[in-house]
RNA sequence: CCGUGCUAAGUGGGGAGGUAGCGGUGCCCUGUACUCGCAAUCCGCUAUAGCGAGACCGAAUUCCUUCUUUAGGUCUUGUUGUCGUAGGGUCUGCCCUAAAUAAGUGGUGUUGACGUUUGGGUUCUGCGCAACGGAAACCCAUGAACCCUGUCAGGUCCGGAAGGAAGCAGCAGUAAGUGGAUCCUUUCGUGUGCCGCAGAGGUGCCUGGGCCGAGCUAACUGUUUAGGUAACGCCUAGGUCAGCUUGAUCAACAGAAGGUGCACGG
Numbered sequence: 001c002c003g004u005g006c007u008a009a010g011u012g013g014g015g016a017g018g019u020a021g022c023g024g025u026g027c028c029c030u031g032u033a034c035u036c037g038c039a040a041u042c043c044g045c046u047a048u049a050g051c052g053a054g055a056c057c058g059a060a061u062u063c064c065u066u067c068u069u070u071a072g073g074u075c076u077u078g079u080u081g082u083c084g085u086a087g088g089g090u091c092u093g094c095c096c097u098a099a100a101u102a103a104g105u106g107g108u109g110u111u112g113a114c115g116u117u118u119g120g121g122u123u124c125u126g127c128g129c130a131a132c133g134g135a136a137a138c139c140c141a142u143g144a145a146c147c148c149u150g151u152c153a154g155g156u157c158c159g160g161a162a163g164g165a166a167g168c169a170g171c172a173g174u175a176a177g178u179g180g181a182u183c184c185u186u187u188c189g190u191g192u193g194c195c196g197c198a199g200a201g202g203u204g205c206c207u208g209g210g211c212c213g214a215g216c217u218a219a220c221u222g223u224u225u226a227g228g229u230a231a232c233g234c235c236u237a238g239g240u241c242a243g244c245u246u247g248a249u250c251a252a253c254a255g256a257a258g259g260u261g262c263a264c265g266g
Base pairs, nucleotide, nucleotide: 001266002265003264004263005262006261010056011055012030013029014028015027020046021045022044023043024042034054035053036052037051038050063259064258065257066256067255068254072250073249074248075247078244079243080242081241083239085237086236087235088234093232095228096227097226098225099224100223101222103221104220105219106217107216108215115211116210117209118208119207120206121205122204123200124199125198126197127196128195129193130192131190132189133188134187135186136185139180140179141178142177148173149172150171151170156165157164158163
């Protein structure tokens, strides 16, 4: 150096989490690299760190170490955004209220604004009057078998007679009552009327006249001031998630270099 046969190793790895710690099952990233059983209310171990059983390959392109590269994960500095939480009305917009103003719009105004002056009506109270309604009186009609009046036919009674008495019906009138009409008379009532008078109130409204001569109004928008409101915008604080960034850490695959047995034979 070559050949043959063994053995160690290997037959995926990594991250987070979990754990006193180490692995595994599970989740995630890579990637294709044995099988069976156990296992998150965990399973099994002890720095020699899965346990138990079996199979393949086998000292090298395959094992080990170091370096490079780098998917990906974790933590972290700063920052942006999403979502929601809490607070802020003495920051601040939106919104609301009140007061002022008169820039705009509108309304009104030479058929005379605003202002001023002089009358009337409208307010309240009292008295009077009228009206309305009711009642009574008066008038008309009706209205008493008997217990109203007058006259009392017939009849009755008294009397010898003459005559007298009571008195029903009828008629007339009247009382209580009923009905009707109404100018006139009396009485009662009334948010009927302002007719008359007196007093109180007072510019709130309407209306008439005189003087003056161009604005007046504040309904809407605007502006100013004051107050209110935490729904939204804004501000502050902290939280979740997703990015960018700073730093640290672990690190798959890949690449490079180096290292690493035994036996026999030639």
A computed fold for a 266-nucleotide RNA from a Bacilli bacterium, annotated as Bacterial large signal recognition particle RNA. The gene name in the source record is ffs. Its Rfam family is "Bacterial large signal recognition particle RNA". It is annotated as a non-coding RNA gene. The coordinates come from a structure-prediction model, not an experiment, and the mean pLDDT is 76. The source organism's lineage runs through Bacteria, Bacillati, Bacillota and Bacilli. RNAcentral holds the sequence, with entries from ENA.